[in-house]
RNA sequence: GCGGGCAUAGUUCAACGGCAGAACAGUAGCUUCCCAAGCUACCAGUACGGGUUCGAAUCCCGUUGCCCGCU
Numbered sequence: 001g002c003g004g005g006c007a008u009a010g011u012u013c014a015a016c017g018g019c020a021g022a023a024c025a026g027u028a029g030c031u032u033c034c035c036a037a038g039c040u041a042c043c044a045g046u047a048c049g050g051g052u053u054c055g056a057a058u059c060c061c062g063u064u065g066c067c068c069g070c071u
Base pairs, nucleotide, nucleotide: 001070002069003068004067005066006065007064010024011023012022013021018054026042027041028040029039030038047063048062049061050060051059
């Protein structure tokens, strides 16, 4: 330099163009003599910029970052 893949919550992952969800983690409460476990609630996200569409996490283009392959 060329080609391909990936980017969603602190972490690991869902979501066939129509309200963004779960688990774990965190915080608070309940329970317990204490701890652990359990139960309830809360917290928190679509990498960035454009385009298509009535509507985009999803489709298209570009950028950035990471991974793989080729040279």
A computed fold for a 71-nucleotide RNA from Candidatus Fredericiella danica, annotated as transfer RNA. Lineage of the source: Bacteria > Bacillati > Caldilineae > Candidatus Amarolineaceae > Candidatus Fredericiella. Its mean pLDDT, the model's own confidence on a scale to 100, is 83. RNAcentral holds the sequence, with entries from ENA. Its Rfam family is "tRNA". From the family's description: Transfer RNA (tRNA) molecules are approximately 80 nucleotides in length.